RNA sequence: AGAGUUUGCUUCUGGCUCAGGAUGAACGCUGGCGGCGUGCCUAACACAUGCAAGUCGAGCGAGAAAUCUAUGACUGAUGCUUCGGUUGAAGGAUUAGAUGGAAAGCGGCGGACGGGUGAGUAACGCGUAGGCAACCUGCCCCUUACACAGGGAUAGCCACUGGAAACGGUGAUUAAAACCUGAUGAAACCAUUUUGUCACAUGGCAGGAUGGUCAAAGAUUUAUCGGUAAGGGAUGGGCCUGCGUCUGAUUAGCUAGUAGGUGGGGUAACGGCUCACCUAGGCGACGAUCAGUAGCCGGUCUGAGAGGAUGAACGGCCACAUUGGGACUGAGACACGGCCCAAACUCCUACGGGAGGCAGCAGUGGGGAAUCUUCCGCAAUGGGCGAAAGCCUGACGGAGCAAUGCCGCGUGAGUGAUGAAGGGAUUCGUCCCGUAAAGCUCUUUUGUUGGUGACGAACGUGCAGAGGGUGAACAAUCCUUUGUAAUGACGGUAGCCAACGAAUAAGCCACGGCUAACUACGUGCCAGCAGCCGCGGUAAUACGUAGGUGGCGAGCGUUGUCCGGAAUUAUUGGGCGUAAAGAGCAUGUAGGCGGUUUCUUAAGUCUGAAGUGGAAAUGGGGGGGCUCAACCCCCGUAUGGCUUUGGAUACUGGGGAGACUUGAAGUGCAGGAGAGGAAAAGGGGAAUUCCCCAGGGUAGCGGUGAAAGGGGUAGAUAUGGGGAGGAACACCAGUGGCGAAGGGGCCUUUCUGGACUGUGGUCUGACGCUGAGAAUGCGAAAGCCAGGGAGGCGAACGGGAUUAGAUACCCCGGUAGUCCUGGCCGUAAACGAUGGGUACUAGGUGUAGGAGGUAUCGACCCCUUCUGUGCCGGAGUUAACGCAAUAAGUACCCCGCCUGGGGAGUACGGCCGCAAGGUUGAAACUCAAAGGAAUUGACGGGGGCCCGCACAAGCGGUGGAUUAUGUGGUUUAAUUCGACGCAACGCGAAGAACCUUACCAGGGCUUGACAUUGAUUGACAGCAUUAGAGAUAAUGCCUUUUCUUCGGAAACAAGAAAACAGGUGGUGCAUGGCUGUCGUCAGCUCGUGUCGUGAGAUGUUGGGUUAAGUCCCGCAACGAGCGCAACCCCUAUCCUAUGUUACCAUCAUUAAGUUGGGCACUCUGGGGAGACUGCCAGGGAUAACCUGGAGGAAGGUGGGGAUGACGUCAAAUCAUCAUGCCCCUUAUGAUCUGGGCUACACACGUGCUACAAUGGCGUAAACAAAGAGAAGCAGAACGGCGACGUCGAGCAAAUCUCAAAAAUAACGUCUCAGUUCGGACUGUAGUCUGCAACCCGACUACACGAAGCUGGAAUCGCUAGUAAUCGUGGAUCAGAAUGCCACGGUGAAUACGUUCCCGGGUCUUGCACACACCGCCCGUCA
Repeated sequence: AGAGUUUGCUUCUGGCUCAGGAUGAACGCUGGCGGCGUGCCUAACACAUGCAAGUCGAGCGAGAAAUCUAUGACUGAUGCUUCGGUUGAAGGAUUAGAUGGAAAGCGGCGGACGGGUGAGUAACGCGUAGGCAACCUGCCCCUUACACAGGGAUAGCCACUGGAAACGGUGAUUAAAACCUGAUGAAACCAUUUUGUCACAUGGCAGGAUGGUCAAAGAUUUAUCGGUAAGGGAUGGGCCUGCGUCUGAUUAGCUAGUAGGUGGGGUAACGGCUCACCUAGGCGACGAUCAGUAGCCGGUCUGAGAGGAUGAACGGCCACAUUGGGACUGAGACACGGCCCAAACUCCUACGGGAGGCAGCAGUGGGGAAUCUUCCGCAAUGGGCGAAAGCCUGACGGAGCAAUGCCGCGUGAGUGAUGAAGGGAUUCGUCCCGUAAAGCUCUUUUGUUGGUGACGAACGUGCAGAGGGUGAACAAUCCUUUGUAAUGACGGUAGCCAACGAAUAAGCCACGGCUAACUACGUGCCAGCAGCCGCGGUAAUACGUAGGUGGCGAGCGUUGUCCGGAAUUAUUGGGCGUAAAGAGCAUGUAGGCGGUUUCUUAAGUCUGAAGUGGAAAUGGGGGGGCUCAACCCCCGUAUGGCUUUGGAUACUGGGGAGACUUGAAGUGCAGGAGAGGAAAAGGGGAAUUCCCCAGGGUAGCGGUGAAAGGGGUAGAUAUGGGGAGGAACACCAGUGGCGAAGGGGCCUUUCUGGACUGUGGUCUGACGCUGAGAAUGCGAAAGCCAGGGAGGCGAACGGGAUUAGAUACCCCGGUAGUCCUGGCCGUAAACGAUGGGUACUAGGUGUAGGAGGUAUCGACCCCUUCUGUGCCGGAGUUAACGCAAUAAGUACCCCGCCUGGGGAGUACGGCCGCAAGGUUGAAACUCAAAGGAAUUGACGGGGGCCCGCACAAGCGGUGGAUUAUGUGGUUUAAUUCGACGCAACGCGAAGAACCUUACCAGGGCUUGACAUUGAUUGACAGCAUUAGAGAUAAUGCCUUUUCUUCGGAAACAAGAAAACAGGUGGUGCAUGGCUGUCGUCAGCUCGUGUCGUGAGAUGUUGGGUUAAGUCCCGCAACGAGCGCAACCCCUAUCCUAUGUUACCAUCAUUAAGUUGGGCACUCUGGGGAGACUGCCAGGGAUAACCUGGAGGAAGGUGGGGAUGACGUCAAAUCAUCAUGCCCCUUAUGAUCUGGGCUACACACGUGCUACAAUGGCGUAAACAAAGAGAAGCAGAACGGCGACGUCGAGCAAAUCUCAAAAAUAACGUCUCAGUUCGGACUGUAGUCUGCAACCCGACUACACGAAGCUGGAAUCGCUAGUAAUCGUGGAUCAGAAUGCCACGGUGAAUACGUUCCCGGGUCUUGCACACACCGCCCGUCA
């Protein structure tokens, strides 16, 4: 930084899509480790359980357990004993005291912090900058002063008592730093008064005087702590204000405490905060109100930036705590883990009543695509309380779970070519995976095991020492200081050491283009893919799989969302003639913009300084710490914004005072032009109507492509005259004039608007331009309402035609309407598809209206200039077309409008309208385009030019009949297959009885009927017989190949097994080759140059000419190639050489060129000549060339053939052949017999023969060319009516044969008829070919004797030796042509001409076609 996608191609416009980055993500596949972050975006849904706010005994009373001391009822060990007692140990109730301090209570401080969430909120909520002279502030710090004397209660506890519980009630008693009274008390507060000073309006500050009001608490081990009043500070808050802060106008009006005032109340404080009264205001197009959405910011993501999106985590502010409301306490709350009330829900209950609030940390259910442990610890940091030890702390510090993100590491390194095996591909040669593996040599991050083992910890405290204070003190206590000790949740963690061993560790996506990366197989518009274009219908690099390759990598891909690319909302940075887009036009409000000049101001602007921004974090710069990085720490920096202040004054703006004239407007004077307008009046002629009148006049008129309906003998039309009425104004008339647009056309008068010209500019002196919304006015035609009018025209409607139909076009009528008056409507391709204004920027040429100059007596001409209206054109511009002083050029100002196509100018809502409708104006859904301009083709019932048997002019046919043949259809076991407009249909097939043959039925074969290869064997063949439909099988007979260097080789055959053969099976839309067709039409292209942004153009177009892109001339073209022509063949004339089998003039000869002879002639096969517009005349441009002529056998390519440009038709052919792929393999191969391809209601094509006298038949005569011939042509002779047979002369052919040419000519006959025309069909008898003529051959003879008397619509061929007509030959072939190919004989008619039909060429034009008009496409129905 771009790319893909509209088209046959191009360019532009324009949308869609992709490549990038990001994420609190989710899903799929996969998953080794560590560090640092992050983790309910949905239901502000409901919550079990545990914990999350307590602490102080150095404030108070009381004081359990436990301990100690004393007491000691009681018990009574032991000793002594007189046995009565005594001693009295130990235990020990009780009581008292001490220590002790649990639970509860009074009291103090804290529960307003910390933690959570984002529901509400569009707001002074937040951000930013300010203000409070209108305020508060516990704990903390500093300062000053004070603390005197008293009193009465109350909880707890005790007794009684209610209730299920929660929770109480009554009585007695008690303490305080709890509470109360009195005193003292000011620099505090209040009132009055007063001084100084300051200020910003109310006022503030500092004092003086007088009067009034209010304090306190103690604790203790004596160090301290605490208390009261006041002032100051710090911190934290409260209130007010400027500016900024989403969308919708299909929300335009909102507001009664509302806006303001006075007074009272209330608050810490100002204030309608609240109340009474008074006034009637306040907000709003600079968007009020209403509706929707939303916590705001530092920042985060993206972007080159400007911007856009976002507000998770971290941090600041706000709001909230089940929902709604309320206050209490307090320094602070209207209070998440406080209170009261109401509501919903949940729980307990003895039914009377109670309890609760996870949006704290974990956790549960639910919702959802989706988001964690009911963990450890107060060791650190921080917080609450306390003098402190300490207690509390789900804040916090940590660990756990999750690839959820970022960062880092690893899954090994070196060597290793038999390029292993295997897999894949293959042209079978090989290539790829691939040094990859194995192997060998190393390393050990990670891992496992063992050992060692941190930083984070120092405050404070204890102990010891020293010094000091209080004290009489060596007591006690406090302070300072030194040393030392203990204190770790994480954690036996990080780190370090050792051992082991490549050991424990790779996937995901893609591979048609965009976009890096390709092959095979499978599939066959199926299955599927796809972000866009699109891929898949039998050879898919796009589906699926595999191999390979590319990318990223513990991840990879997909999905969602945001920014980017998108200059695709354009401030930076777009547009509006035709692509979307200029309002139909004007007036004009707000607003925006605005001429010259002087003074002033300093709002904008510029500049200096200060503050803030700028808390931190983040970002970027520098540095440092974790081995690096992510991460963390430190330092400095930080545009724009806001505020304050000093200055500058060019420009813009503001105020005031002026000045100016060039803009503009108005005006004066002097002019001329005009379908400008309105109203009214008057006037005019032509035409129409046939309405009225009479005249003359007679059978038609009218209308059309042609007709008909219509009117007319009751007198039309046509004609002349008079009258009536309405509407419109010919010629003049002009890309002429006028108007803002719509628009406006006979003449005259009246009224009226605007523009233009002149003035050495008469006056004013910036008065101007544009113009939103709202407003106003005008606004074609059609339409609506009311009233007139109505000649013509004429929607609707009627009739007649046309047509398949004809609700149309054509004809005859005809109502609304068109006209006038008044009122609506408010739209048009209302267009120059071009808003208005101003200025500037080459020219040329018309035209309309003026003016001036020169010259002149005057006019014309000429020159200059202003205004309007046209054309051409340069620069410039434009995507191109084009525009071009009347800009779409260069600039400025203002307005309107556009943002892909369709849906749709539709729906809903509002406004307007009598209605019709207008105006404003969406969305769902759907497509990947829609579109502009130009280019090349094709096409046009567009145009110009030209050609062709294309038409016309002619001749002969086809279409009717019979028949042959091909095709369709039908039939069939099969009727094998192909060919289907021209360009299939007597075509493949130059010839189906068997064969052919591919089809059908049946019988048999399986390495095969045919080919190759290597082994083995040696014959094979032939003949005969039998069985059989035959193939085949069996038997018998007969046999033993060729060559040889003697090693062997070759040919042939056999059986078995393999590879393989074979296929007229499929695909001509996978192909080669060959062919048809346009078309023997004159075209098709290239190189260089030039033009164009480009596709392309030019050349190749133009003027002539030609059969021709043939040639000439001209020309930004100059040349060249494939085609045309020529070169080749045949033919027409001549020359030359050759003379056998050809020929015969002369000579001889014969029945006969038969023979001798001859080479003159014909002819033959060679070689040459000739024709070139060469010559002449005219035309043409002095050209090309055309016309005519001469000469010549031939004259303007002499006639004919071969020869077929670039290409088109997916034209035909896989069944000529070849061939890819697919398919069959005891059959889709190969073989045999028979059948079929020959069927037959019918339809079509192509032919033959006819229908007759230009003829048929008979008789006897004449003249060809070109061919063919050995499994052949066959003479003559003989036989047969004949087909033909018998025999076999000659001939591999200029010698012989086929072979007779026929039409023609002559003579005769028939005499117009279904015939002496025509010959089908049929019968009988034959001939020939062939193994065989039943299905299914040809021919002959005799007999039979059908249809048919010239053919409807339609259609074919032919322009001269042609059509027509006549016969002849050949290929194929055993036989079998009316077909095909070739040959000659006889031998016409017509062409004015290019309007039309068909086809083609060329130029031009239109096009929404490009598969190209057999196109595209609209509506309805299914």